[in-house]
Order: sequence, then structure tokens, then C1' cells
RNA sequence: AAACUAACGCAAGCGCCGGGACCAGCCAGCACUGACCGCUGUCCAGAUGGGUUCCAAAAUAUAUAUGGAUAGGUCACUGGUUAGUACUGGUUGGUUGACGAGGCGGGGGUUUAUCGAGGCAUCGGCGGGUGCCCCCCGGUCCGGUUACGACCGACAAAGGCGUUACAAAACCCGGGAGCAAUCCCGGGGACAAAGGGCGCCGGGUAACCCUU
Repeated sequence: AAACUAACGCAAGCGCCGGGACCAGCCAGCACUGACCGCUGUCCAGAUGGGUUCCAAAAUAUAUAUGGAUAGGUCACUGGUUAGUACUGGUUGGUUGACGAGGCGGGGGUUUAUCGAGGCAUCGGCGGGUGCCCCCCGGUCCGGUUACGACCGACAAAGGCGUUACAAAACCCGGGAGCAAUCCCGGGGACAAAGGGCGCCGGGUAACCCUU
């Protein structure tokens, strides 16, 4: 240092990611483009085979696959090698995978749980979650109490009408990291909607009590 265990803290367009998308390396296929080779001669090297010198080793000349150098020829593509570019596939690694507004009484259950912005992969998946349902507690519906009912959640009425705003990313500039995809920091910076804010309208039953 890593791993494991325990504790504490940190969140809700929040957290994670074996699909996908994007980037890079490698491999392969295919297409295009360029270069060299292909044919002839000369020279050098030369596994191997056979021959000669006393076996072997070694030496020598020769034949050939192959490699290299040089001169000439061909100027076409039927071929081979290599390089580059594009596309496709595989593989390895990396990157990305929700921009803000709004929303939390307690417990349980449940899952595609509000609004708009955006160059719309912000695709897709998993988990969670302030939504929804049930119960409890609480508030309102009559000045008080009790029970039931309805609607809500401490700004505690569903619904109706009207009205309402410095949103952030995007974008631009600068700096840093990375081959890149992309990430981080700073500055400038306009434009939303809503079940959010504000205003008005909009309110139970029964019994008892109190007051006028």
C1' cells in the first nucleotide's frame, strides 16, 4: 500500500454498469492509391546433393533452392511483397452513460414517481428515491369537545381562475491532464415549465357545551 472487518460522515436527474455508443492499440478481410519485384546477363554469399584429394574433419571445383548487389528489358496486370487511406469484423484497454427547477410527519407496501431545457445515447440495465396505497400521529372543514367522514402533512383543501421568476447545462473565453474519446478548474453568459410561489374563488354529518 492492497484486501477484509467495524464505526462515523456524505444523496436523490441520485449511485453503479459485463449491453450499446465513442476513442486508441493489435489482428484479419476487402477496396483504392503509390513503390519495388517478375524477364535476361554479370558478380558475391550459399543449407543441401554428388565428385576429387588416404577414412573422417578440412580443402577444392561444380549443380540447385534461396538472399543480396548491379546493368539492360517490360510499362501491360494474370501474380507477389510492402506502405498509406477508407470501410467492415474480431480482440485488448480506455472514455461516456441526467441539465437544472421542484418534492421528505412516523411505519409498512409498491415501481417506468412532477416540470421543463438540451447539438436529444439524457439509449439500455441494476439499485435507491421526497411519488402513490394502507395504518398510526397531526392539521383543516363551526367558538370548544367527542365520534365518523372527506382532503391534506407543521405555509398541513381537493378543485377552479388569474398571475409569477437571476435555472443550469448547452454556448463562448482562458488554464490543466490525456495520442485520443473525454475529464477537471476559473470566468462570461441568454432562454423555461410545473402538481413550485403569490392572489382570488372554493368547507362535512351527529350529539353535547359555551356565547350572542
A computed fold for a 212-nucleotide RNA from Neomoorella thermoacetica, annotated as glmS glucosamine-6-phosphate activated ribozyme aptamer. Of the family's consensus pairs, 89% are formed in the model. The coordinates come from a structure-prediction model, not an experiment, and the mean pLDDT is 77. It was read from a public genome assembly, where an Rfam model found it. Its Rfam family is "glmS glucosamine-6-phosphate activated ribozyme aptamer". By type it is a riboswitch. Gene Ontology terms of the family: regulation of gene expression and catalytic activity.